Background: A computed fold for a 381-nucleotide RNA from a Spirochaetales bacterium, annotated as Bacterial RNase P class A. The coordinates come from a structure-prediction model, not an experiment, and the mean pLDDT is 75. Rfam family: Bacterial RNase P class A. The family's RNA type in Rfam is ribozyme. The organism belongs to Spirochaetales, within Bacteria. The sequence was found by an Rfam model in a public genome assembly.
[in-house]
RNA sequence: AAGACGGGCAUGAUCAUCGCUGUUACUUUUAUGUAACAGAGGAAAGUCCGGGCUCCAUAGAGUAAAAUACCGGGUAAUACCCGGGUCUGCCCUGUAACAGGGUGGAACAGAAAGUACCACAGAAAAAAUACCGCCGGCACUCAAUUAUUGAGUGCAAGGUAAGGGUGAAAAGGCGGGGUAAGAGCCCACCACCUGGCCGGCAACGGACAGGGUAUGGCAAACCUUAUUUGGAGUAAAGCCAAGCAGCAGAGGAUUACUCGUCCAUAAUCUGCGGGUAGGCUGCAUGAACAAAAUGUGAAAGCAUUCUGUCAAGACAGAUGAUGAUCACUAUACCAUGAAAAUGGUAUUUUACAGAACCCGGCUUAUAUGCCCGUCUCUUUA
Numbered sequence: 001a002a003g004a005c006g007g008g009c010a011u012g013a014u015c016a017u018c019g020c021u022g023u024u025a026c027u028u029u030u031a032u033g034u035a036a037c038a039g040a041g042g043a044a045a046g047u048c049c050g051g052g053c054u055c056c057a058u059a060g061a062g063u064a065a066a067a068u069a070c071c072g073g074g075u076a077a078u079a080c081c082c083g084g085g086u087c088u089g090c091c092c093u094g095u096a097a098c099a100g101g102g103u104g105g106a107a108c109a110g111a112a113a114g115u116a117c118c119a120c121a122g123a124a125a126a127a128a129u130a131c132c133g134c135c136g137g138c139a140c141u142c143a144a145u146u147a148u149u150g151a152g153u154g155c156a157a158g159g160u161a162a163g164g165g166u167g168a169a170a171a172g173g174c175g176g177g178g179u180a181a182g183a184g185c186c187c188a189c190c191a192c193c194u195g196g197c198c199g200g201c202a203a204c205g206g207a208c209a210g211g212g213u214a215u216g217g218c219a220a221a222c223c224u225u226a227u228u229u230g231g232a233g234u235a236a237a238g239c240c241a242a243g244c245a246g247c248a249g250a251g252g253a254u255u256a257c258u259c260g261u262c263c264a265u266a267a268u269c270u271g272c273g274g275g276u277a278g279g280c281u282g283c284a285u286g287a288a289c290a291a292a293a294u295g296u297g298a299a300a301g302c303a304u305u306c307u308g309u310c311a312a313g314a315c316a317g318a319u320g321a322u323g324a325u326c327a328c329u330a331u332a333c334c335a336u337g338a339a340a341a342u343g344g345u346a347u348u349u350u351a352c353a354g355a356a357c358c359c360g361g362c363u364u365a366u367a368u369g370c371c372c373g374u375c376u377c378u379u380u381a
Stems, first nucleotide, its partner, number of pairs: 002376009012326007020039007041352001045363002048361005053233004060259004065229005070084005085108001086106009109224002114222002117217002131164002133160003137155008172190002175187003191213001192211004197206003237281004246272005251263004288309003292305005327350001330347007
């Protein structure tokens, strides 16, 4: 320098004029005015998760339903984060195979508890098979021939699952022995199952011993096992003001059902109908942020100390418009230069995209630029 990746940061700036919203102070003819300060993101998006908070007296029990699912650590908590294990994709290097390295993914419990599905093709798709083939039996023909051997055709129907075919997948793989031909039928190696030993907190891993030993896949199909779970939601909810017309039915609250508990004879709930509807709180001081330091940890993180900050709070919904300069992108020309590049002039470009109770995550969209790290390889010192 090149290639393959991982992680993080920024998200245009300044000045002037006018305009909008909030806070504070002063002022005021109580209509408002003046001044200062602040004013939309890394995702504000999706509404996929987890919580804080509010209300329902019971946040009691059970059923249903839903969610999670390798091991350990973290967190307020999580399907999130960190590390490890197993399986697996891609890339690079070397090699006969195979191995090593880098970087991703996993909705990663259970298929011998049961039920279902695997189209088409294929003989057969899971207590599932004989299409082609191979071997053996009977009859006939031909050739060679000492005995007999070989080939072909037909018949019946015995053996076989090695070879071939179909398929995503067909009753372990490979090399030998054995057989009429074959088959874990037998042997060695691998794979699988069981067992204890060693390492590890564990998931798991390693070597050894024994066993011829396997009826596939799929649970993001139903299901089983273990663990967890009240519900609703800021239009929650609370206060002030305004306003009135009732009628009918039923017991209701605990927001799926049952039990229990509590309230009640119109309180409450449901339906139809009439009237009023303007404000305030919730509403931003937090599991808070920024920087530095120490300790601890493999990391994520946790604890402590010091300093500083308060950074929008709208409600038909503000956060803008104009001008100038600079910055970023690209193109052309000119100058310097071996080149890379630097400077100047002109034109041009600046993505995705707008808070609405708050916080922690995940996912998606995206122009340009910068920083850090891992591996391979080239060159130079």